[in-house]
Context: one part of a larger RNA
This record gives sequence, structure tokens and C1' cells, in this order.
RNA sequence: UGACGGGGGCCCGCACAAGCAGCGGAGCAUGUUGUUUAAUUCGAUGCGACGCGAAGAACCUUACCUAGGCUUGACAUGUUGUGGAAAACCGUGGAAACACGGUCCCUCUUCGGAGCCGCAUCACAGGUGGUGCAUGGCUGUCGUCAGCUCGUGUCGUGAGAUGUUGGGUUAAGUCCCGCAACGAGCGCAACCCUUAUCGUUAGUUGCCAGCGAGUCAAGUCGGGCACUCUAGCGAAACCGCCCCGGAUAACGGGGAGGAAGGUGGGAUGACGUCAAGUCCUCAUGGCCUUUAUGUCCAGGGCUACACACGUGCUACAAUGGUCGGUACAAACCGUCGCAAACCUGCGAAGGGGAGCUAAUCGGAAAAAGCCGGCCUCAGUUCGGAUUGGAGUCUGCAACUCGACUCCAUGAAGCUGGAAUCGCUAGUAAUCGCGGAUCAGCACGCCGCGGUGAAUACGUUCCCGGGCAUUGCACA
Repeated sequence: UGACGGGGGCCCGCACAAGCAGCGGAGCAUGUUGUUUAAUUCGAUGCGACGCGAAGAACCUUACCUAGGCUUGACAUGUUGUGGAAAACCGUGGAAACACGGUCCCUCUUCGGAGCCGCAUCACAGGUGGUGCAUGGCUGUCGUCAGCUCGUGUCGUGAGAUGUUGGGUUAAGUCCCGCAACGAGCGCAACCCUUAUCGUUAGUUGCCAGCGAGUCAAGUCGGGCACUCUAGCGAAACCGCCCCGGAUAACGGGGAGGAAGGUGGGAUGACGUCAAGUCCUCAUGGCCUUUAUGUCCAGGGCUACACACGUGCUACAAUGGUCGGUACAAACCGUCGCAAACCUGCGAAGGGGAGCUAAUCGGAAAAAGCCGGCCUCAGUUCGGAUUGGAGUCUGCAACUCGACUCCAUGAAGCUGGAAUCGCUAGUAAUCGCGGAUCAGCACGCCGCGGUGAAUACGUUCCCGGGCAUUGCACA
């Protein structure tokens, strides 16, 4: 100087407390351990691995296993020789890869040569092989915590100290005052995006608002940009104003006006820590491999199943289930596409194909909600696993191993031990909608809106962190 303390002091955080809803019990989905297996490819392992890499394993992917092939190679550049257009098609064998045989003969042209292919040859290619403890890059974490440093000066023999400590204050090393310090940098804040109000500009969305036409109804038509909206520009909030407190300061408490009042949400992550993670994104050193640890192909596996754990979904019901009627979103996607009307089917779906490169057409039905009927506390009209049968769709192909539909079946489950997680407001909880990936496959992920709470006395305690201080058997 740091680190550490079941040392004391000050402060903060859904850290506790106060509340709400869960997980842990059940069934299923998904990831992992373990076991099994020819193979169940590999990585990730306290927080910070375990719906993680994987924004989507039937083939492919695919790295694994079994079997069958190739060896200048599936891919790149170049050398030498030699033959042929290449491509494509047909036949035989084969599970395919491929092997053998046949058909075909371009352009500029005298040839040569170019491109492509076969054979031979040499340099080499190739490797998701090992090392993340050789590395770059990227990422997680402490932590959006308020810290981390430098120059000059001063003090100290020196390591170092000071500044950065102190008194207040703040979300903040934020600001004020003081001070052997004076300044500065990276962080904080602001500048950026978005949300809330208004003005303005612009009207193939919106409006009967005012006029006309028209309909069973409908901005449907003429017409018009007032309103809504869309998206460019601008205004607006700064403790600015008033009162009180305070060192007259920083700032704090209250009030007015205002659409909004004292950080709304997001992006943004300092110096560093963990030899943290990744050589299976990519790049890369040295090591290993080279008729194989490379490469092609078929089938299988990654989907196994006494068990154990994590993360979710659905429930155990009446604040409910079911049937009928009826209302209100936002965001997003669509030409290899979204697909309306209409017809067929109980349905998944099929037929059909208008319109739309989209504020114009379509996906599209929002659901919870509201109104009415039935159920009356039961393992039930709760719950839907499992199983049998029959189908639909995608795709070359759903056996291993897809999603969905219909009929039948109707399991566990009556609120969950110890323990444990999230959340402070348009939040939790609850309800549906969309997107990426994608032929098909979503209870996951990423977004969108609808309905919409309870509680916070407080900082004694648990956990993590910051500041100064003290002790020290640590460096």
C1' cells in the first nucleotide's frame, strides 16, 4: 500500500421487512447428470452451466456409429506431359456414392492457344484433430456499482502520501464550503432513440365535422383537409416562479401554474477482476494427421431410460366449466409470398382464385370482457395424460422420429415438506396477437398491446456493494 476480520461507524440495493403471485408435490414439454449403447458427436458446470451455443436433429444439417467407395483428392493456386469439347442423355451392375460401355463434336480458326474434362507427375490441398494455461477478436461477471488514474507542486531516507481526506448534499468523485495543493483525463450527467402536450408543413388514412348523392347497411360516391391519424420541423420542464428550512452555499420540503415536476423507458458498461467462456463462428502460433484424424455415400444415432436436478406449460375448479349472442387493440408479416368471396367436408383441410410489391389487398377471429341459458361441490359437464381407431398437411421420404383433426378412452392431480424465486406502477398478476429461425415442426425466445392490483412502519437482522477508520498470525 492492499487484502482479510463471526472489529466498530456512515450509506445504498426487491438485501431484509410489508405485500402479491409462484417454484418445490401431479401430468406433460424441454435442458442436464447418470446409466445404457455400435454411436447415443462436441462444448457450457456456484452466483455468472442446465428452454445455454441450437433464431427450429425425419434426409440434409452432422461434427458420432456401422457398411461401401476415393487418394493431387469434395475445395484453391501453379508446373510438366498426354488425350478429349465440356455439359447432357441412354444401357448394365449397385442401397447410394460410383464403376463399365455407348451416343454427341463448339468458338476464333492455317496451326498454335484460351476455357472445361479425363489420365499421369510434383509443389501442395484438407482436418468441427489437441492446446482458450501460447493468442487476436468477441462475450459473461462484479456493476450502470461510483469509482479508476495522471501532470506539476509539496511532504517522507524510502515503499509511498497528498490531491481523491474533512463539514454538508446528491442517483452519482453530483455539487457547495473548507484544506499544500493546483489542474487534467477515463467514468457520472448531458448530447442519441422512444413515450406524454401543443403548434406548423403535408393530405389517395380519417370525417357527415358542414354540403350534395346513395344504400337493407357501409366514407360507398362527388366534394373538403376541420378533427383523428401518419411523419418532417419546431415549442415545452430548467428547482424556472413563490414560501419555508439550510453556512447567505450546494441542496431539501411544500405550493402555484402546467399535458407533464424534480432521473418516465431504452441504448450507452471506466481502470480492472475471475490463467472466467469460446481454437465447434472467424482469425492465428507451435504440435499432431496425410491411401487418413481428409473426402463421398447409404442406413442408423444425436429422440435410448431403474433414477436425480434445473427451467417451463397445463391443472387441481364456481372470481369456475360449457353453450349461444355481442364489443374494443397495438405491433408486425406477405410475389419462391399473403391469399378474400364462394363451394365441399363434423373438422384438420380441399377446391377456387379476386386483390395486393401493401396507411389502398390479405394474414385477421383479438382474447380476457359484457349479456343470457345450463352445471351445484362430485375425482364432477373439474382435469386432460395415456391408449385404440380413422384421417389431413408439409416433404423424394413421417417406421425408428413431424405437426394437426375427428371418434372413443379418460390416468395422476382436491393447492403441494424442508427449502427457495420474481416483482415497487401502467409494475406484479392475468389475457390474447405478431415475428425471427423455418418445406414442415414452439409450452422456448424476441416483441406488441388489453384488463390491471397489494404493500413499503423501517434498516435490528440475512446477502451483495461503496466510503473513511481500527486490528493483523496474510501478500
Small-subunit ribosomal RNA, 3' major domain from an uncultured Pseudomonadota bacterium, 475 nucleotides, folded computationally. The coordinates come from a structure-prediction model, not an experiment, and the mean pLDDT is 83. The full RNA is in RNAcentral, with records from ENA.